The part of an RNA shown here (small-subunit ribosomal RNA, central domain) has 349 nucleotides and comes from an uncultured prokaryote. The coordinates come from a structure-prediction model, not an experiment, and the mean pLDDT is 85.
Context: one part of a larger RNA
RNA sequence: UUGGGCGUAAAGAGCUCGUAGGCGGCUUCGUAAGUCGGAGGUGAAAGGUCACGGCUCAACCGUGGGAACGCCCUCGAAACUACGAAGCUUGAGUCCGAGAGAGGAAAGUGGAAUUCCUGGAGUAGCGGUGAAAUGCGUAGAUAUCAGGAGGAACACCAGUGGCGAAGGCGACUUUCUGGCUCGGUACUGACGCUGAGGAGCGAAAGCUAGGGGAGCGAACAGGAUUAGAUACCCUGGUAGUCCUAGCCGUAAACGAUUGGCACUAGGUGUGGGGGGAUCGACCCCUUCCGUGCCGCAGUUAACGCAUUAAGUGCCCCGCCUGGGGAGUACGACCGCAAGGUUGAAACUC
Numbered sequence: 001u002u003g004g005g006c007g008u009a010a011a012g013a014g015c016u017c018g019u020a021g022g023c024g025g026c027u028u029c030g031u032a033a034g035u036c037g038g039a040g041g042u043g044a045a046a047g048g049u050c051a052c053g054g055c056u057c058a059a060c061c062g063u064g065g066g067a068a069c070g071c072c073c074u075c076g077a078a079a080c081u082a083c084g085a086a087g088c089u090u091g092a093g094u095c096c097g098a099g100a101g102a103g104g105a106a107a108g109u110g111g112a113a114u115u116c117c118u119g120g121a122g123u124a125g126c127g128g129u130g131a132a133a134u135g136c137g138u139a140g141a142u143a144u145c146a147g148g149a150g151g152a153a154c155a156c157c158a159g160u161g162g163c164g165a166a167g168g169c170g171a172c173u174u175u176c177u178g179g180c181u182c183g184g185u186a187c188u189g190a191c192g193c194u195g196a197g198g199a200g201c202g203a204a205a206g207c208u209a210g211g212g213g214a215g216c217g218a219a220c221a222g223g224a225u226u227a228g229a230u231a232c233c234c235u236g237g238u239a240g241u242c243c244u245a246g247c248c249g250u251a252a253a254c255g256a257u258u259g260g261c262a263c264u265a266g267g268u269g270u271g272g273g274g275g276g277a278u279c280g281a282c283c284c285c286u287u288c289c290g291u292g293c294c295g296c297a298g299u300u301a302a303c304g305c306a307u308u309a310a311g312u313g314c315c316c317c318g319c320c321u322g323g324g325g326a327g328u329a330c331g332a333c334c335g336c337a338a339g340g341u342u343g344a345a346a347c348u349c
Base pairs, nucleotide, nucleotide: 004320005319006318007303008302012317014201015200016199017198021194022193023192025088026087027086028085029084030083031082033081034080035077036076038075039074040073041072049066050065051063052062053061054060091191092188093187094186095184096183097182098181099180103177104176105175106174107173108172109171110154115149116148117147118146119145120144125136126135162169163168206247207246208245209244210243211242215241216240220236221235222234223233259315260314261313262312263311266294267293268292269291270290271289272288273286274285275284276283298305299304322349323348324347331342332341333340334339
C1' cells in the first nucleotide's frame, strides 16, 4: 500500500465551533475538462508474444506472417461528474404565535441540621465498639431550654422524570442570557454535511495569590485489632473541600458505540406539543419532538443490538494492525510545578 476492521477481542479523539479540503437537492439550456466496453489516424524497425518454418534438437535464425502496444492527435456522443446561465422548494435558515425545562451568569432571601459561644435549669457520667481503649466531664460535660455567631449543603417534592455539545446542572425570588419543541407556512432560495491543522469549553485531584473555614477529612498523632498492622474499626486532626482571579487539560471524560442523511414489522410505558369529546377532572386519538422496556426480519464469534441499530446504503473525519518492553526513552511543543501532548527502538516471548 491492497485488503479487513473499531459495543465487550487492538481500535471512535472528552465535547463543541470552524479554516483548507472531501462530498452534496429538483428542473431547463449551454460548454465539453473528466467520461465513452464510439469512429478514424498514429503507435518505425528490432525485442517480447502467437503461428509456421530452417540449422540432426536447442540456444539461435527466418517469414515486409498474426495479435498486441500505456500514451498522443482528429472527429463524434452529451446520460453521469464538472463548469457557466436561468429557475424551483422538499434540504437549510429567517419570521409570526405558543410551550416545557436542576441549561448558563450575577445579585438577594429562606428554613432544617451540625459545630461553637453566652445564659437558665440540672448531676455524674458522656462518647465510642464486635468488645474496648485513647478522648470529653465535678474548672460542671452529655441529655434539655432560650439567645447569638459562622460556614457548607439544600430533606420531602424526586421519577429507568427534565435540561445541556460534553464536563455537568436540584431551596426560593429577581435581573441578564443560550439552546430546544410545537403550530402557522409569510420570507430567503441549496445558503448544506463533515471537518486535517486551529480556537474554545472541559469532573475530581493538584498548583499560584488573596479570602474563608461549620461539617467532613489525604498526611499526621493516639487507641484498638493482629504473629506483625506503616491498614480495615475508634478518638483527634493539617492541607483540601467553599469564594474571587488565574493555571492545569486529564478520567471506566462510558452508551467502553464519532457526526450527518435516507430506508426497514410490531407491542407497551413515560416527558413535551397538537387534535377530538367534555362544564371540568379525566378519557380518547396522533403524520410531531424526546426518553425507557420488550420483541420480528436482519445482523453478530457469541453475548447481544434491533426505527435512539450493533440492520440496509451513502458522505466526511478520527483510530487499529500479536504480547511484553511502553504510553517508557529521546527530541519537540505546552506548563510555576505536578505533569500533559506527540511517541520509538534494542531486547524478549

The full RNA is in RNAcentral, with records from ENA.